Description:
A computed fold for a 75-nucleotide RNA from a Candidatus Pacearchaeota archaeon, annotated as transfer RNA. It matches the Rfam family "tRNA". Gene Ontology term of the family: triplet codon-amino acid adaptor activity. By type it is a transfer RNA.
RNA sequence: GGGGCUGUCGGCUAGCUUGGUCUAGGCUCCGAGACUCGGGCUCUCGGGACGGGAGUUCAAAUCUCCCCAGCCCCA
Numbered sequence: 001g002g003g004g005c006u007g008u009c010g011g012c013u014a015g016c017u018u019g020g021u022c023u024a025g026g027c028u029c030c031g032a033g034a035c036u037c038g039g040g041c042u043c044u045c046g047g048g049a050c051g052g053g054a055g056u057u058c059a060a061a062u063c064u065c066c067c068c069a070g071c072c073c074c075a
Base pairs, nucleotide, nucleotide: 001074002073003072004071005070006069007068010028011027012026013025020058029047030046031045032044033043034042051067052066053065054064055063
């Protein structure tokens, strides 16, 4: 220098192929409550995320382009 893959709550992960029921789901975590003599378990409620920017579209986590970061291959 060229090419490929990946990036989503504090952590892990689904959704991307085929755009729309998504105010982005689940587990874990944190906070409150119920239950209990108390604790644990269980249940309920709440908190928290689409790497950044632009474009396409009525509509983008999803498609396109550029950039950033990590990993791999070629030179």